[in-house]
Context: one part of a larger RNA
RNA sequence: UGACGGGGGCCCGCACAAGCAGUGGAGCAUGUGGUUUAAUUCGGUCAACGCGAAGAACCUUACCUGGGCUUGAAAGGCAUAUGACGUUAUGUGAAAGCAUAAUUCCCUUCGGGGCAUAUGUACAGGUGCUGCAUGGCUGUCGUCAGCUCGUGCCGUGAGGUGUUGGGUUAAGUCCCGCAACGAGCGCAACCCCUACCAUUAGUUGCCAUCAGGUUAAGCUGGGCACUUUAAUGGGACUGCCUACGCAAGUAGUGAGGAAGGCGGGGAUGACGUCAAGUCAGCAUGGCCCUUACGCCCAGGGCCACACACGUGCUACAAUGGAUGUUACAACGGGAAGCCAAGCCGCGAGGUGGAGCCAAUCCCAAAAAAGCAUCCCCAGUUCGGAUUGGAGUCUGCAACUCGACUCCAUGAAGUUGGAAUUGCUAGUAAUCGCGCAUCAGCACGGCGCGGUGAAUACGUUCCCGGGCCUUGUACA
Numbered sequence: 001u002g003a004c005g006g007g008g009g010c011c012c013g014c015a016c017a018a019g020c021a022g023u024g025g026a027g028c029a030u031g032u033g034g035u036u037u038a039a040u041u042c043g044g045u046c047a048a049c050g051c052g053a054a055g056a057a058c059c060u061u062a063c064c065u066g067g068g069c070u071u072g073a074a075a076g077g078c079a080u081a082u083g084a085c086g087u088u089a090u091g092u093g094a095a096a097g098c099a100u101a102a103u104u105c106c107c108u109u110c111g112g113g114g115c116a117u118a119u120g121u122a123c124a125g126g127u128g129c130u131g132c133a134u135g136g137c138u139g140u141c142g143u144c145a146g147c148u149c150g151u152g153c154c155g156u157g158a159g160g161u162g163u164u165g166g167g168u169u170a171a172g173u174c175c176c177g178c179a180a181c182g183a184g185c186g187c188a189a190c191c192c193c194u195a196c197c198a199u200u201a202g203u204u205g206c207c208a209u210c211a212g213g214u215u216a217a218g219c220u221g222g223g224c225a226c227u228u229u230a231a232u233g234g235g236a237c238u239g240c241c242u243a244c245g246c247a248a249g250u251a252g253u254g255a256g257g258a259a260g261g262c263g264g265g266g267a268u269g270a271c272g273u274c275a276a277g278u279c280a281g282c283a284u285g286g287c288c289c290u291u292a293c294g295c296c297c298a299g300g301g302c303c304a305c306a307c308a309c310g311u312g313c314u315a316c317a318a319u320g321g322a323u324g325u326u327a328c329a330a331c332g333g334g335a336a337g338c339c340a341a342g343c344c345g346c347g348a349g350g351u352g353g354a355g356c357c358a359a360u361c362c363c364a365a366a367a368a369a370g371c372a373u374c375c376c377c378a379g380u381u382c383g384g385a386u387u388g389g390a391g392u393c394u395g396c397a398a399c400u401c402g403a404c405u406c407c408a409u410g411a412a413g414u415u416g417g418a419a420u421u422g423c424u425a426g427u428a429a430u431c432g433c434g435c436a437u438c439a440g441c442a443c444g445g446c447g448c449g450g451u452g453a454a455u456a457c458g459u460u461c462c463c464g465g466g467c468c469u470u471g472u473a474c475a
Base pairs, nucleotide, nucleotide: 001475002474003472004471005470007469008468009467010466011465012464013463015459016458019423020422021421022420023419026314027313028312029311030310031309032308033307034305035304042052043051063300064299065298066297067296068295069294072123077121078120079119080118081117082116083115086103087102088101089100090099091098092097105114106113107112125289126288128287129286130285134283135282136278137277138276139274141272146185147184148183149182150181151180152161153160154159165176166175167174191266192265193264194263196234197233198232199231200230201229202228205224206223207222210221211220212219237260240254241252242251243250244249316416320375321374322373323372324371325370326369332363333362334361337356338355342351343350344349382413387408388407389406390405391404392403393402429451430450431449432448433447434446435445
């Protein structure tokens, strides 16, 4: 100087408390451990476990079994040889491959050149090892308020001072003081979305006024007022008032205002820590393999199942279930695409073909909610696992191992021990919708809107963190 303390002081955070909803019990989905296996490819403590994987039937695929290739699946260099390469056919085969047959180059100054193949040679290739040789990227402490420098001063020196102190703040934020005076990286602001207003613009959007028109509909003429769209500006600064205060600032059922004291959300992550993670995204040093640890192919595996854990979904019902009926969104996506009306099918779906490169057309039905009726507290008209049968769709192909539909079946489960998680407001809870990946496959992920709470006395305690101080046999 740090680190640590079941030392002290001050302060913060859904850290506790106050609340709400869960997890832990059940069934299923998914990941992991373990076990099994020819293989169940690999990595990964808090900070792994619906993670890499935004999508394992083949492919992917790295694993296993078997069949094959050896300058190689792809690249470029040299030497020699050939004239093709390719296409077609046949045999064998699971395919890959192997074997055979037929056909067959261009330019030329005739030296050769181009292109291709074969052989040879240096070489290729490796998801083989080392993340403790590395780059890059990332996690974590932590969006915590810290981390430093120049000059000066103090100290023999390590170092200190500044950065401590008194206030204040979300903040090393600002004020006052001070052997310090300044400065940098962080904080904040500048950026994006959202809440209000104006200007500009008016189609594909909108329809107040005028006219036409329909079973109905901005449907048509017309208009750009409104809504809206998308570009540019304005607006909030403790600016004003009152109280307290030297100031910074704090408080107010204050005024005005769409918004008030950082308005809400995002992006943004200082010096560093963990030899943290990743050689399997990529790159890369070294080591290792080279008729194999490389490459191709078929099939299998990654989907196994006594069990244990994590993350979720669905429930256990009446604030509910069922049937019918009536409303109200936003974000998005669409050409090898989105697919309307109509018709067929109980349905998944089929048929059909209109429109749309999309503010125009389509996906598209929002669902919870409202209204009406049934159920009457039961393992039930709750719950839907499991299983049998029949189908649909995608795709060479759904046996291992896809999703969905219909009929039948109808398991556990009556609110969950110890323990434990999230959340402070348009949040939790609850309801549906969209997108990426994608032939197909979503209870996961990322977004979107609808309905919409309860509680916070407080900081004693648990956890994590910041500043000052103290002890130390630790560095």
Molecule: small-subunit ribosomal RNA, 3' major domain
Organism: metagenome